RNAcentral holds the sequence, with entries from Rfam.
Predicted 3D model of a 184-nucleotide RNA (Lysine riboswitch aptamer) from Lentibacillus sp. JNUCC-1.
Rfam family: Lysine riboswitch aptamer. Its family is annotated with lysine biosynthetic process in the Gene Ontology.
Of the family's consensus pairs, 98% are formed in the model.
Lineage of the source: Bacteria > Bacillati > Bacilli > Bacillaceae > Lentibacillus.
[in-house]
RNA sequence: AGGUGGGGUAGAGGCGCGAUGUUUAACGAUCGGCAGUGGAGCUUGAGGAAGCAACGAUGCUGCAUGAUCAGGAAAUAUCGCCGAAGCAGAUAAUAGCCUCACUAUUAUCUUGCUGGGUCUGUAAUUCAUAGUUACAGGACUGUCUUGGUAAACGUCCGGUUUACCGAGUUGAGCUAUCUCAUUU
Numbered sequence: 001a002g003g004u005g006g007g008g009u010a011g012a013g014g015c016g017c018g019a020u021g022u023u024u025a026a027c028g029a030u031c032g033g034c035a036g037u038g039g040a041g042c043u044u045g046a047g048g049a050a051g052c053a054a055c056g057a058u059g060c061u062g063c064a065u066g067a068u069c070a071g072g073a074a075a076u077a078u079c080g081c082c083g084a085a086g087c088a089g090a091u092a093a094u095a096g097c098c099u100c101a102c103u104a105u106u107a108u109c110u111u112g113c114u115g116g117g118u119c120u121g122u123a124a125u126u127c128a129u130a131g132u133u134a135c136a137g138g139a140c141u142g143u144c145u146u147g148g149u150a151a152a153c154g155u156c157c158g159g160u161u162u163a164c165c166g167a168g169u170u171g172a173g174c175u176a177u178c179u180c181a182u183u184u
Base pairs, nucleotide, nucleotide: 001184002183003182004181005180006179007178008177009176010175011174014082016081017080018079019078020077021076022075023074024073028069029068030067031066033063034062035061036060037059041052042051043050045100046099047098048097085114086113087112088110089109090108091107092106093105094104095103096102115141116140118138119137120136121135122134123133124132125131142170144168145167146166147165148164149163150162151161152160153159
């Protein structure tokens, strides 16, 4: 001086990620009321308990509008960040009348998957053509490696940097830097 491995710090990708608040516009669900229909069970899947129901329940249709409660969208502000984060799985707690199942929320763990956003299609969820999730595909974009061309620098050759055109890969990555160990 260079290489390899471990640990740390700081960064980059861009309609970048996540959380919270404010404003605006729109849409809904449940309970309750009235009327009609209908005619026996109903309250999430099973069991139980409790309750409602021929003084007509559940269901369906319509009317008005009372109460309660969401989930999203757009704009904007603040905060935390670049496995940001999301998904999947497992465990635990809470809630839904009790048990199992199921659903939702929160926490922990996983070297399981995904570099990033976007568009299209299918499926699920949902009131929804919104949004979310999964799978598949398209172009774009970032990282590293590599081939070619051009320019500049250097130069015995080799090479370095930038730009463009291809190809392959992907975050447990990449760039810079510090430190420890080891090696030439």